[in-house]
The prediction has a mean pLDDT of 80. Predicted 3D model of a 119-nucleotide RNA (Guanidine-I riboswitch aptamer). The sequence was found by an Rfam model in a public genome assembly.
RNA sequence: ACAAAAGCUUUCUAGGGUUCCGUAAUCUAUUGCUGGCGUCGCGAGCAAAAAAUUAGCUGGUCCAAGAGAAAGCACACGGCACAAAGUCGUGUACACGGAGGGAUAAAAGCCCGGGAGGA
Numbered sequence: 001a002c003a004a005a006a007g008c009u010u011u012c013u014a015g016g017g018u019u020c021c022g023u024a025a026u027c028u029a030u031u032g033c034u035g036g037c038g039u040c041g042c043g044a045g046c047a048a049a050a051a052a053u054u055a056g057c058u059g060g061u062c063c064a065a066g067a068g069a070a071a072g073c074a075c076a077c078g079g080c081a082c083a084a085a086g087u088c089g090u091g092u093a094c095a096c097g098g099a100g101g102g103a104u105a106a107a108a109g110c111c112c113g114g115g116a117g118g119a
Stems, first nucleotide, its partner, number of pairs: 007073006015063002020060002022057001023055004030048005036042002074092007094114001096117001100112003
């Protein structure tokens, strides 16, 4: 200085936040009950409570790993078969890492990115 299947997909997980659902809290239109003043109205207390706001909150939905898991495909090599399709086996190793930026409702081990840098 350089190459690599160091490939693709699916289902998950660590992790992540808050669109939607749920939960909790606050407040309130309203309703009910209670008693007071007073005479058909006034204001008070208690309870319930649509909407709104707040809280990531045990959770469901959602996002999710190159350096996490499993499976499938694919690829490489070998055996069998061989006209061809195929089938069986083995292998697909290793992997420290910011800051910053980007997407989405939002954030992140997501994406930039097996990047910069380090060894």